[in-house]
RNA sequence: GGAGAAAAUCGGAUGAUCGCGGGCAGAGUCUGCUCUGCCGGAGGAAAGUCCGAGCUCCACAGGGCAGGAUGGUCGCUAACGGCGACCGGGGGCGACCCCAGGGAAAGUGCCACAGAAAAAAUACCGCCCCGCCGCAAGGCGGGGUAAGGGUGAAAAGGCGAGGUAAGAGCUCACCGCUUUUCCGGUGACGGAAAAGGCAUGGUAAACCCCAUCCGGAGCAAGACCAAAUAGGAGAACGUUUAAGGGCGGCCCGCCUGAUGUUCUCGGGUAGUGUCGCUAGAGGCGGCAGGCAACUGCCGUCCCAGAUGAAUGAUCAUUGCCGCGUCCAGGGUAACCGAAACGCGGAACAGAACUCGGCUUAUGAUCUUCUCUCGUG
RNA sequence: GGGCGGGUAGCUCAGCUGGGAGAGCGCCACGCUUACACCGUGGAUGUCACAGGUUCGAGUCCUGUUCCGCCUACCA
Numbered sequence: 001g002g003a004g005a006a007a008a009u010c011g012g013a014u015g016a017u018c019g020c021g022g023g024c025a026g027a028g029u030c031u032g033c034u035c036u037g038c039c040g041g042a043g044g045a046a047a048g049u050c051c052g053a054g055c056u057c058c059a060c061a062g063g064g065c066a067g068g069a070u071g072g073u074c075g076c077u078a079a080c081g082g083c084g085a086c087c088g089g090g091g092g093c094g095a096c097c098c099c100a101g102g103g104a105a106a107g108u109g110c111c112a113c114a115g116a117a118a119a120a121a122u123a124c125c126g127c128c129c130c131g132c133c134g135c136a137a138g139g140c141g142g143g144g145u146a147a148g149g150g151u152g153a154a155a156a157g158g159c160g161a162g163g164u165a166a167g168a169g170c171u172c173a174c175c176g177c178u179u180u181u182c183c184g185g186u187g188a189c190g191g192a193a194a195a196g197g198c199a200u201g202g203u204a205a206a207c208c209c210c211a212u213c214c215g216g217a218g219c220a221a222g223a224c225c226a227a228a229u230a231g232g233a234g235a236a237c238g239u240u241u242a243a244g245g246g247c248g249g250c251c252c253g254c255c256u257g258a259u260g261u262u263c264u265c266g267g268g269u270a271g272u273g274u275c276g277c278u279a280g281a282g283g284c285g286g287c288a289g290g291c292a293a294c295u296g297c298c299g300u301c302c303c304a305g306a307u308g309a310a311u312g313a314u315c316a317u318u319g320c321c322g323c324g325u326c327c328a329g330g331g332u333a334a335c336c337g338a339a340a341c342g343c344g345g346a347a348c349a350g351a352a353c354u355c356g357g358c359u360u361a362u363g364a365u366c367u368u369c370u371c372u373c374g375u376g
Numbered sequence: 377g378g379g380c381g382g383g384u385a386g387c388u389c390a391g392c393u394g395g396g397a398g399a400g401c402g403c404c405a406c407g408c409u410u411a412c413a414c415c416g417u418g419g420a421u422g423u424c425a426c427a428g429g430u431u432c433g434a435g436u437c438c439u440g441u442u443c444c445g446c447c448u449a450c451c452a
Base pairs, nucleotide, nucleotide: 001372002371003370004369005368006367008365009364010363012318013317014316015315016314017313018312020041022039023038024037025036026035027034028033043348047359048358050357051356052355053354054353055218056217057216058215062252063251064250065249067214068213069212070211071210072086073085074084075083076082087101088099089098090097091096102209103208107207108206109203110202111201124149125148126145127144128143129142130141131140132139133138157175158174160172161171162170176198177196178195179194180193181192182191183190184189222275223274224273225271232265233264234263235262236261237260238259239258240257244256245255246254247253282301283300284299285298286297287296288295289294320345321344322343323342324341325340329336330335377448378447379446380445381444382443383442386401387400388399389398395432403419404418405417406416407415425441426440427439428438429437
């Protein structure tokens, strides 16, 4: 110098003027509002709405079936399909990265084409033996054989030796696999020894089995709004157990029902109405525990709440990046180049009840590490 | 804001349980006709929206992205 890997940080700053919407205070007012001052006003992803929760209503969220989701182990967490550490497998020379990573000896299905055969199979070519025919080459028939060829994504442990008519775990060594025992580890798992001659092809992001978890809808949830009448509404206590209705699909179960008495209330408003609506599993700093995710304690701060939907524009100074000019300086040289000056650039995007994650989009900067090339 | 559905030939759609990409209309050529239409025969036509993964193999299964469409405003 080139090619990469990982992690982190930032997403410009200050001031002035004009404007937009929110809050507080004051003044004015035709009671609609207007003016003045002060305070604060988008993000790391506000996005996709993919998961998990809070919150609200339906029953206080119940039982079974069906359905859905997840899937190594141990932890973290309010919870999770998230995160951390570790284990196993795979990829890369390496830094490092990836894994929907339970079960295929519970059952069912599928494995097109090709191929003899696609699962407790099979003899196409080849090899070997026997019989018959033939002068011979060879042909026909019967049998053995999965070592070789060929087909395929995949061919019934791999490889070597012995053995054999030729072969074959038929036998043996090594490797793999299975079972048992022991040791280490919380565990996934790892290591060792012995036995077994190999039984168990692949596919579960096919049905399915096992384990764990899950009720449904969503802030357009939901609640409320002066005065008058009626229909009527609510609560409590009795009687009646009853059609219909409601609670994501079905069954149960629950609620609702009818009627009487008492008490309380009594109905609107149609409007960009009010509440929910932002103080929260909150931010920042320090200390402590833990490898880490994270947790605890202390201190400190209040930080958008709009609803046809605000959060902007211009100017000045400055920070950052790129290019050019000019040069202090470094170097034998090629070249590098501080400061100064000039010009240009700054991405993705925009809250809509709120959090924790994931994913996707995107501009820079810094640090650490790996491989390789050249020169000294 | 919230909740759903879809994208396959020029148009409208099918494709079930993964192995051949199809149907109707339209288009082109030929025949029929004096000519046109109808009719008959034959033919062409695809980034299965895009990317990645699972599998031997993906329009189909899974994940992400993109585009289009539908439903949902006090209350009764």
Two RNAs folded together computationally: RNase P RNA and transfer RNA, 452 nucleotides in total. Rfam match: Bacterial RNase P class A. From the family's description: Ribonuclease P (RNase P) is a ubiquitous endoribonuclease, found in archaea, bacteria and eukarya as well as chloroplasts and mitochondria. The prediction has a mean pLDDT of 76.